[in-house]
């Protein structure tokens, strides 16, 4: 070097678990009203006073588990240390998107084994 492994990259696959209450006009629609411009149909600009949204934000309940995080068993000079898909829920997450532990494919790079 061939091989193989690890680790970023690129592609695929990939669970759970509230469409929750309540506030806010902060975002987008709709509808009214006013005003302007057109003169048949519309069309701009105000306004939150009204619906609408599985939308933001905040506060409260209730859930989730597979980013990350935290605990521990055997073992152990019984000190230290010590694994998870188990536990716990601090974070995150509960419609889609994202996100996502593991898996699979590729070999572009760096590492390690290897003559």
């Nucleotide at each position: 070097a061939a091989u193989g492994u690890g680790g970023u990259c690129g592609g695929g696959g990939g669970a759970g678990a509230g469409u929750g209450u309540a506030g806010u006009a902060c975002c987008a629609g709709c509808a009214c009203u006013u005003c302007g411009c057109a003169a048949u149909u519309g069309u701009g600009a105000a306004u939150u006073g009204g619906c609408u949204g599985a939308g933001g934000c905040u506060a409260c309940c209730g859930c989730c588990g597979a980013a990350g995080g935290a605990g521990c068993a055997a073992c152990g000079c019984c000190c230290a240390g010590g694994a998870a898909a188990c536990u716990c829920u601090c974070a995150g997450g509960c419609a889609a998107a994202a996100g996502g532990a593991c898996c699979c494919c590729a070999c572009a790079c760096c590492g390690c084994a290897g003559u």
This is a predicted structure of a 115-nucleotide RNA (Glycine riboswitch aptamer) from Granulosicoccus sp. Model confidence (mean pLDDT): 79 of 100. The sequence was found by an Rfam model in a public genome assembly. The model forms 90% of the base pairs in the Rfam consensus.